A computed fold for a 110-nucleotide RNA from Lunatimonas sp., annotated as SAM riboswitch aptamer (S box leader).
Rfam family: SAM riboswitch aptamer (S box leader). Rfam links the family to the GO term regulation of gene expression.
NCBI's taxonomy places the organism under Bacteria, Pseudomonadati, Bacteroidota, Cytophagia, Lunatimonas.
[in-house]
RNA sequence: GAUUUAUAAAGAAGAGGUGAGAGACAGGCUCGAUGAUCCUCUGGCAACCUGGAAAGUCCAAGGUGCCAAUUCCUGCCGGGAAAUCGUGUUGAUCCCCGGGGAUAUAAAAC
Numbered sequence: 001g002a003u004u005u006a007u008a009a010a011g012a013a014g015a016g017g018u019g020a021g022a023g024a025c026a027g028g029c030u031c032g033a034u035g036a037u038c039c040u041c042u043g044g045c046a047a048c049c050u051g052g053a054a055a056g057u058c059c060a061a062g063g064u065g066c067c068a069a070u071u072c073c074u075g076c077c078g079g080g081a082a083a084u085c086g087u088g089u090u091g092a093u094c095c096c097c098g099g100g101g102a103u104a105u106a107a108a109a110c
Stems, first nucleotide, its partner, number of pairs: 001110001003108006013042005021031003025075004043067003047064003050060004071102001076099005083093003
């Protein structure tokens, strides 16, 4: 890096360094010199693997992962309700449900 499977409404921050953008992409929205992002250390969480336990669960924290916002929201398709706008009809905005896509992570085997 490509593939398969699973999960994504829960959970968990301090210090030091750096110094301008950051939250994958696009739009929105948000975070950011009262220092974001990123790196290191310490601490923590417990999703998967792992280990244990008279076990629909609980415990541990060794591996990976994670510690602003539901994966921050939406993106494509289908269904549905009210309101507003437009209107000859079709429609536009906003909201809810289902499926899909994308992304992330784990595990497996390349």